[in-house]
Context: one part of a larger RNA
RNA sequence: UGACGGGGACCCGCACAAGCAGCGGAGCAUGUGGUUUAAUUCGAAGCAACGCGAAGAACCUUACCUAGGCUUGACAUCCCUUAGGCAGCUCCUUAAUCGGAGUCUUCCCUUCGGGGACUGAGGUGACAGGUGGUGCAUGGUUGUCGUCAGCUCGUGUCGUGAGAUGUUGGGUUAAGUCCCGCAACGAGCGCAACCCUUACUUUUAGUUGCCAGCAUUAAGUUGGGCACUCUAAAGGGACUGCCGAGGAUAACUCGGAGGAAGGUGGGGAUGACGUCAAAUCAUCAUGCCCCUUAUGCCUAGGGCUACACACGUGCUACAAUGGCCAGUACAGAGGGCUGCAAGGUCGUGAGGCUGAGCUAAUCCCUUAAAGCUGGUCUCAGUUCGGAUUGCAGGCUGAAACUCGCCUGCAUGAAGCUGGAGUUGCUAGUAAUCGCGGAUCAGAAUGCCGCGGUGAAUACGUUCCCGGGUCUUGUACA
Numbered sequence: 001u002g003a004c005g006g007g008g009a010c011c012c013g014c015a016c017a018a019g020c021a022g023c024g025g026a027g028c029a030u031g032u033g034g035u036u037u038a039a040u041u042c043g044a045a046g047c048a049a050c051g052c053g054a055a056g057a058a059c060c061u062u063a064c065c066u067a068g069g070c071u072u073g074a075c076a077u078c079c080c081u082u083a084g085g086c087a088g089c090u091c092c093u094u095a096a097u098c099g100g101a102g103u104c105u106u107c108c109c110u111u112c113g114g115g116g117a118c119u120g121a122g123g124u125g126a127c128a129g130g131u132g133g134u135g136c137a138u139g140g141u142u143g144u145c146g147u148c149a150g151c152u153c154g155u156g157u158c159g160u161g162a163g164a165u166g167u168u169g170g171g172u173u174a175a176g177u178c179c180c181g182c183a184a185c186g187a188g189c190g191c192a193a194c195c196c197u198u199a200c201u202u203u204u205a206g207u208u209g210c211c212a213g214c215a216u217u218a219a220g221u222u223g224g225g226c227a228c229u230c231u232a233a234a235g236g237g238a239c240u241g242c243c244g245a246g247g248a249u250a251a252c253u254c255g256g257a258g259g260a261a262g263g264u265g266g267g268g269a270u271g272a273c274g275u276c277a278a279a280u281c282a283u284c285a286u287g288c289c290c291c292u293u294a295u296g297c298c299u300a301g302g303g304c305u306a307c308a309c310a311c312g313u314g315c316u317a318c319a320a321u322g323g324c325c326a327g328u329a330c331a332g333a334g335g336g337c338u339g340c341a342a343g344g345u346c347g348u349g350a351g352g353c354u355g356a357g358c359u360a361a362u363c364c365c366u367u368a369a370a371g372c373u374g375g376u377c378u379c380a381g382u383u384c385g386g387a388u389u390g391c392a393g394g395c396u397g398a399a400a401c402u403c404g405c406c407u408g409c410a411u412g413a414a415g416c417u418g419g420a421g422u423u424g425c426u427a428g429u430a431a432u433c434g435c436g437g438a439u440c441a442g443a444a445u446g447c448c449g450c451g452g453u454g455a456a457u458a459c460g461u462u463c464c465c466g467g468g469u470c471u472u473g474u475a476c477a
Stems, first nucleotide, its partner, number of pairs: 001477002003474003007471007015461002019425005026316008034307002042053002064302007073127001077126002079123006088103005107116003129291002132289003138285002140280003143276001145274001150189006156165003169180003195268004200236007209226003214223002239262001242256005318418001322377007334365003339358002343354004384415001389410007431453007
């Protein structure tokens, strides 16, 4: 000087407390451990691994296993020989690749000798190739403390020196934020602001959007209009600016006015010096080591989906604030040409056939659901719950046996609110309700977004956890 303390002082955070909803019990989904296996590919490991890499394993993916094949190779550059356009197509064999045979075809320049680009075959080696090892050799990227308020430097001064000072102190703040003081005076990286979005408004603009008044219609459908809504560009607006009180007359704090919004308005992006030899050699790049008729490459089938069990994360429930039936209302944000598909029609349905429109403020996905109105069920393992299983079908795709999703009929398991313990959340939040998208042929209860309905509680900082500042002790560095 740090680090640590079941030392002290001060402060903060859904850290506790006050509340609400959960998890831990059940069934299922998914990830992991373990076990099994020919293989169950690999990585991730307290917080910060475990619906994680994977925004989607039937084949492919795929790295694993078994079997069959290839050896200058699936891919790149160079050299030699040879045949030519290349490409494409057919047949035999095979599980398929591999292997064998056939067919079609005839590039550009030309001094007709040949040359050039490209392709196939053969040869020679230089080489290719490796999701093989090392993240404790690395770059890059990322997590975490933590959006915590810290981390440093120049000059000066003090100290023999390591170092100190500044950065400590008194106030204050979300903040090393600002004010005052001070052997310090300044500065940098952080904080804040500048950026995006949301809340109000003005101007400009008026189609594909909108409709007040006038006509018109089944319908903003059409004429018409751009007031309004909206869209999207440029502005305005909030700054403790104004008033009062407190305070050191300061910074600032409390209250009030006006205002759409008030003291950082809400949300996002933004992550200092560093810590964990943290993660990643399997995104990629890369040193070294290793393989080279194989640890490379091709193909078929299997596996990654196994199942006495254990854990994490979720979904659905255990019901009456509910289930079922009928009627009826209101979103936002996205996506669409190998695509989204209205309407019609067939089917109980998943879906099939046909197909208008739309390269989209125009058409479609697209009926939002919870809600509201009426009816029924009357506390029961039930008209709760839907696992499991049987049968019959649909869709995607060469192909759903291992191993997809969906529909109908039948079946109707556990489960009556969950031990110790433990998680999230302070407002348009929790809870609850549906909708969309990426990936994607098909395959979400996951992920990323969107809106609808919409709470309770916070006395307070003694305690638990984490963090910051000062101080003190130390046999630690």